[in-house]
RNA sequence: GCGGGCGUAGUUUAGUGGUAAAACGACAGUUUUCCAAACUGUAGUUGCGAGUUCGAUUCUCGCCGCCCGCA
Numbered sequence: 001g002c003g004g005g006c007g008u009a010g011u012u013u014a015g016u017g018g019u020a021a022a023a024c025g026a027c028a029g030u031u032u033u034c035c036a037a038a039c040u041g042u043a044g045u046u047g048c049g050a051g052u053u054c055g056a057u058u059c060u061c062g063c064c065g066c067c068c069g070c071a
Stems, first nucleotide, its partner, number of pairs: 001070007010024004018054001026042005047063005
């Protein structure tokens, strides 16, 4: 330099054109003499920009980052 894949919560991953979810974690509460465990609740997320569309996390393009292959 060329080609391909991936980017979703603090972490690991689902999801998919119609206002995004689970587990673990965080915080608060209940319980306990205290801690742990258990139970209940709360907050938090689609890498960035543009386009198509009534509507984009999803489709298209560009950029950025990571990984793989070729040279």
Molecule: transfer RNA
Organism: Candidatus Parcubacteria bacterium